A computed fold for a 244-nucleotide RNA from a Pseudomonadota bacterium, annotated as Group I catalytic intron. Rfam family: Group I catalytic intron. For this family Rfam cites "Self-splicing of group I introns" (Cech, Annu Rev Biochem, 1990). From the family's description: Group I catalytic introns are large self-splicing ribozymes. They catalyse their own excision from mRNA, tRNA and rRNA precursors in a wide range of organisms.
RNA sequence: CAGUGGACUCAUCAACAAUGGUGCGCUCACACUGAAAGGUGUGAGAUGAACGGGAUGAAUUCAGGGGAACCUCCACAGCCAAGAGGCUGCUGGCAACCUUGAGCCAAGCUGGUGGUACACCAUCAGAAGGUGCAGAGACUACCUGAGAACUUUCAGUGUUCUUAAUAACAGGCAAGAGCUUCCCGCACCCUAACAGGUUAUGUUGAGGGUGGUGAUAUAGUCCGCUCCGCGGCGAAAGACGCGG
Numbered sequence: 001c002a003g004u005g006g007a008c009u010c011a012u013c014a015a016c017a018a019u020g021g022u023g024c025g026c027u028c029a030c031a032c033u034g035a036a037a038g039g040u041g042u043g044a045g046a047u048g049a050a051c052g053g054g055a056u057g058a059a060u061u062c063a064g065g066g067g068a069a070c071c072u073c074c075a076c077a078g079c080c081a082a083g084a085g086g087c088u089g090c091u092g093g094c095a096a097c098c099u100u101g102a103g104c105c106a107a108g109c110u111g112g113u114g115g116u117a118c119a120c121c122a123u124c125a126g127a128a129g130g131u132g133c134a135g136a137g138a139c140u141a142c143c144u145g146a147g148a149a150c151u152u153u154c155a156g157u158g159u160u161c162u163u164a165a166u167a168a169c170a171g172g173c174a175a176g177a178g179c180u181u182c183c184c185g186c187a188c189c190c191u192a193a194c195a196g197g198u199u200a201u202g203u204u205g206a207g208g209g210u211g212g213u214g215a216u217a218u219a220g221u222c223c224g225c226u227c228c229g230c231g232g233c234g235a236a237a238g239a240c241g242c243g244g
Stems, first nucleotide, its partner, number of pairs: 010023004024048001026045008051185005061102006070093002076089005103131003109126007135223001137222004142172004146162005173176001186211006194205002227244005233238001
């Protein structure tokens, strides 16, 4: 990897006994919007199908609002108890995560200005998006793999042929990541306008739509934390400091 075999079956926390929280998609109902496919929102239900190849690697700052499950129980409120006390709420924590103002930002998109200026280059502005938003945080954005054809685009890897030219990976040194944004392609769906065509009435050009969230750090290297002792704050949970 588009090959073979096995296991698992959306993501992310919590719990590790039971089981829970949040989010995305799916089905149904209602509302709004659209010509339609669809889209947005609210609610309920059940449980999981989610394309490929390239480009970019920037900013990463200051200050706010909120927060489920889970942990805690000094005081307060309600209930139970003869009473000690218990339960629930609240309070105090931790935190999956949601979000705002200002500032800043790579490639690309739209517009302006300038360079002889069509391409191109520079610069300014805007929209979207990002940063802010990891565990306090720091850093990393590879190269090659004979040729041709085929496989519903895409093959170092599957098939066939040529050939000296192997293979379920191999070699190299510069030690290397996208689920952000952008470009191209592929699959499926729609047809209001415009064009074509009139046997064909989405069949063609063209236009529109769908192909999930994840990154409040995903991969990796570091650093920190996790462990032990002491200290003060606190009712506790816990956060902090010093040392090992």